The prediction has a mean pLDDT of 75. Predicted 3D model of a 121-nucleotide RNA (SAM-I/IV (S-adenosyl methionine) riboswitch aptamer) from a Phycisphaerales bacterium.

């Protein structure tokens, strides 16, 4: 780098300027959003927190059992609207850098909490 494959999540959130292109789309700058990984908040675990180191995002999935509303003189159906188990598709993550290896390096001025375990006094 390419191919195959496993697990987790898909609720919510957050955009302006510029460049290339016939278009799709891609790129750059700055800003913002989000706790997926690493790190920090306590020696360890669970929960929770912090946008610091990494990703990622800032237009949009499709179908649908079933339920509800409307539809009616009344009950039901068609058409219409809303919600939705589930399925399919797709997306994101499963730290970064240096080193042949052994190994090494950076990670905030933010947050600095709840429960449990352990150690010491």
């Nucleotide at each position: 780098u390419a191919u195959c494959u496993g697990c987790a999540u898909c609720a919510a959130g957050a955009g302006a300027g510029g460049g290339c292109c016939g278009a799709c789309g891609c790129c750059c700058u700055c800003a913002c959003c989000a706790a997926c990984c690493u790190g920090c908040c306590u020696g360890c675990c669970c929960g929770g927190g912090c946008a610091a180191g990494g990703u990622g995002g800032u237009a949009c999935g499709a179908a649908a059992a079933c339920c509800c509303c409307u539809g009616c003189a009344a009950a039901a159906c068609a058409a219409g609207g809303g919600g939705a188990a589930u399925u399919c598709a797709g997306a994101u993550g499963c730290g970064g850098c240096c080193g042949a290896g052994a190994g090494g390096c950076a990670a905030c001025g933010a947050a600095g909490c709840g429960g449990g375990c352990u150690u010491g006094c």
It was read from a public genome assembly, where an Rfam model found it. Its Rfam family is "SAM-I/IV (S-adenosyl methionine) riboswitch aptamer". Rfam 15.1 lists 567 matches to the family in 508 species. Gene Ontology terms of the family: S-adenosylmethionine metabolic process and regulation of gene expression.